[in-house]
RNA sequence: AAACCCCGCGUCGGGAGAAUCCGGUCACUGACCGGUGCCGAAGGAGCAACCGCCCCGGUAAACUCUCAGGCUCAAGGACCGCACGGGGACA
Numbered sequence: 001a002a003a004c005c006c007c008g009c010g011u012c013g014g015g016a017g018a019a020u021c022c023g024g025u026c027a028c029u030g031a032c033c034g035g036u037g038c039c040g041a042a043g044g045a046g047c048a049a050c051c052g053c054c055c056c057g058g059u060a061a062a063c064u065c066u067c068a069g070g071c072u073c074a075a076g077g078a079c080c081g082c083a084c085g086g087g088g089a090c091a
Base pairs, nucleotide, nucleotide: 004088005087006086007085008084010082012081013080014079019036021035022034023033024032025031026030037071038070039069043067044065045064046063050058051057052056
């Protein structure tokens, strides 16, 4: 110094699940309204152990709930990878 770790970043790569459901309308590859049935990996909400100043509070998820979102494709998509930038770090 690299490997490695942390943070950021990108029109980058990978990326699941569940009705191409029923009726109506429209400017009809689709959208909107209503209905029924479903999914969990945008977001959101909830809780354990544990901790505390112990009435109560803090606090996690890929778990749970489905408010939201979604159920042909597309879009989106947690998460992972790659590149780039910054920092840390050992001989």

Predicted 3D model of a 91-nucleotide RNA (Glycine riboswitch aptamer) from Tropicimonas sediminicola.
The organism belongs to Tropicimonas, within Bacteria.
It matches the Rfam family "Glycine riboswitch aptamer". Its family is annotated with glycine biosynthetic process in the Gene Ontology.